[in-house]
This is a predicted structure of a 103-nucleotide RNA (SAM riboswitch aptamer (S box leader)) from Algoriphagus sp.
RNA sequence: GAUUUAUAAAGAAGAGGCGAGAGAUUAGGCUCUAUGACCCUCUGGCAACCAUUCGUUUUUUCGAAAAGGUGCCAAAUCCUACCCGAUCCGGGAAUGAUAAAUU
Numbered sequence: 001g002a003u004u005u006a007u008a009a010a011g012a013a014g015a016g017g018c019g020a021g022a023g024a025u026u027a028g029g030c031u032c033u034a035u036g037a038c039c040c041u042c043u044g045g046c047a048a049c050c051a052u053u054c055g056u057u058u059u060u061u062c063g064a065a066a067a068g069g070u071g072c073c074a075a076a077u078c079c080u081a082c083c084c085g086a087u088c089c090g091g092g093a094a095u096g097a098u099a100a101a102u103u
Base pairs, nucleotide, nucleotide: 001103002102003101004100005099006098007097013043014042015041016040017039021032022031023030026081027080028079029078044073045072046071049069050068052065053064054063055062082092083091084090085089
C1' cells in the first nucleotide's frame, strides 16, 4: 500500500518552540488564527479497538479496571456535493480517519 469487518452528533489541554496560514482532497459555505492558530516537543488527560486482570456466562456474551500496543484531546468525519422521501429537514451511500485481522 491492498482487502475484510467494526466505529464515530459522547469524551478529553496546559507549558515551551516555531511564525502564517489551518480545518484530508476539488468546489461552495462556515469556522479557527499575530490575544500566535496549524505543526513539533514535554507533561497531563480522554476513550476502551487490541492485549491484560477481575467478576459473570456451559461456550458465546455482558460488566468493571486502565500499569501495555495504538488512537484521540475546536466545531457531527465542521457542513454540503451522490441516492431516496424531498422546501427546511430526515434517512442512506460514497470519500477520508481510526482499530483489528489477513496479505
It was read from a public genome assembly, where an Rfam model found it. NCBI's taxonomy places the organism under Bacteria, Cytophagia, Cytophagales, Cyclobacteriaceae, Algoriphagus.